[in-house]
RNA sequence: GGCGACAUAGCCAAGUGGUAAGGCAUGGGUCUGCAACACCCUGAUCAUCAGUUCGAAUCUGAUUGUCGCCU
Numbered sequence: 001g002g003c004g005a006c007a008u009a010g011c012c013a014a015g016u017g018g019u020a021a022g023g024c025a026u027g028g029g030u031c032u033g034c035a036a037c038a039c040c041c042u043g044a045u046c047a048u049c050a051g052u053u054c055g056a057a058u059c060u061g062a063u064u065g066u067c068g069c070c071u
Stems, first nucleotide, its partner, number of pairs: 001070007010024003018054001027041004047063005
């Protein structure tokens, strides 16, 4: 220098156009004499900026970052 993949909550992670699942952790509550366990509740501008669309995490372009391959 060329090509490709990936970016979703504090962490892991599903979701290929129609209100963004689940688990762990955090916080609150019930239970207990106090705890632990158990149960219930709790949160996402989907890397950023634009475009297409009635509607975008999803499709398109650019940018940023990470990783890989070729040279």